[in-house]
Molecule: transfer RNA
Organism: Candidatus Peribacteria bacterium
RNA sequence: GCUCCUGUAGUUCAAUGGAUAGAACGACCCUCUCCUAAGGGGUAAAUGUAGGUUCAAUUCCUAUCGGGAGCA
Numbered sequence: 001g002c003u004c005c006u007g008u009a010g011u012u013c014a015a016u017g018g019a020u021a022g023a024a025c026g027a028c029c030c031u032c033u034c035c036u037a038a039g040g041g042g043u044a045a046a047u048g049u050a051g052g053u054u055c056a057a058u059u060c061c062u063a064u065c066g067g068g069a070g071c072a
Stems, first nucleotide, its partner, number of pairs: 001071007010025004018055001027043005048064005
């Protein structure tokens, strides 16, 4: 330099055109308990960035940024 894969919550993963983007673990609050852990209830938290297509984009297209792999 070229090609391919990948980017969603603090972490690991779903959602492949249409629901308020969902789950587990974690965090916080309440409850339970003599205390802790476990259990029960609740709260907050995310689509890398910028454009485009579409009535509608996490999803499709382009560019760019980060990570990974291959070739030279």